Notes:
The RNA shown here (Glycine riboswitch aptamer) has 104 nucleotides and comes from a Rhodospirillales bacterium. Taxonomically the source falls in Rhodospirillales (Bacteria, Pseudomonadati, Pseudomonadota, Alphaproteobacteria). It was read from a public genome assembly, where an Rfam model found it. Its mean pLDDT, the model's own confidence on a scale to 100, is 75.
RNA sequence: GCAUCCGGCGCGGGAGAGAGUGGUCUGGCGCAAAAAAGCCGGGCCGCCGCCGAAGGCGCAACCGGCCCCCGGAAACGCUCAGGCAAAAGGACCGUGCCGGGAUC
Numbered sequence: 001g002c003a004u005c006c007g008g009c010g011c012g013g014g015a016g017a018g019a020g021u022g023g024u025c026u027g028g029c030g031c032a033a034a035a036a037a038g039c040c041g042g043g044c045c046g047c048c049g050c051c052g053a054a055g056g057c058g059c060a061a062c063c064g065g066c067c068c069c070c071g072g073a074a075a076c077g078c079u080c081a082g083g084c085a086a087a088a089g090g091a092c093c094g095u096g097c098c099g100g101g102a103u104c
Base pairs, nucleotide, nucleotide: 001104005100006099007098008097009096010095011094012093013092018048020047021046022045023044024043025042026041027040028039029038049084050083051082055080056078057077058076062072063071064070065069
């Protein structure tokens, strides 16, 4: 000093599944004004149906070891959490920067 590797940040891409339903509260519109009916959105509680790609958990896949035991562990499984119009989030991929650290 550099590639692989690890972590952080920025940018781009990024799926799936009910804008479900009941109650309650609330904001806006509605009205000449104030209401009411009605419409749209949001919060909370419950009910039914579903999704898996934050996180979490599990293990027979897979990998490793001092090997019939132990460790790691998936995009697999479970759905606790989260999510099911948009927004937000989002594993993962690409890219730029910063930091770490081993070999050479």